[in-house]
RNA sequence: GCCUUCGGGGCGGGGUGGAAAUCCCCACCGGCGGUGAAAGUCCGCGACCCCCUGGGAGCCAUCCAGGGGUGGACCCGGUGAGAUUCCGGGACCGACGGUGACAGUCCGGAAGGGAGAAGGC
Repeated sequence: GCCUUCGGGGCGGGGUGGAAAUCCCCACCGGCGGUGAAAGUCCGCGACCCCCUGGGAGCCAUCCAGGGGUGGACCCGGUGAGAUUCCGGGACCGACGGUGACAGUCCGGAAGGGAGAAGGC
């Protein structure tokens, strides 16, 4: 460098209501690489969204390639050489569109994309 495969989890119970897996109480979930030691909350990346440039074809839509922007949340105590990563305790966060009613957990874009991981040549 080329090829192949893999590459995101979670609403169960109760309340209110005409109607809620969307509200309220309890519950449940946590992508990838890094790090003095194991991370949803540290550093960075991806996903989503917005913009720009180039291309297929003159414009639009759309698709492909590249670039830019945006981008959530943690403290206390303990152990230790070392931990916002372990142990104990208490917190917090979660794209866009849809919906009889407001969604991290339902449906959809998505049999998509993807940080990357493994293997082969």
The prediction has a mean pLDDT of 85. This is a predicted structure of a 121-nucleotide RNA (FMN riboswitch aptamer (RFN element)) from a soil metagenome. Its Rfam family is "FMN riboswitch aptamer (RFN element)". From the family's description: The RFN element is a highly conserved domain that is found frequently in the 5'-untranslated regions of prokaryotic mRNAs that encode for flavin mononucleotide (FMN) biosynthesis and transport proteins. This element is a metabolite-dependent riboswitch that directly binds FMN in the absence of proteins. In Bacillus subtilis, the riboswitch most likely controls gene expression by causing premature transcription termination within the 5' untranslated region of the ribDEAHT operon and precluding access to the ribosome-binding site of ypaA mRNA.The FMN riboswitch structure, reported in present an FMN-bound six-stem junction, adopts a butterfly-like scaffold, stapled together by opposingly directed but nearly identically folded peripheral domains. The sequence is in RNAcentral, with records from MGnify.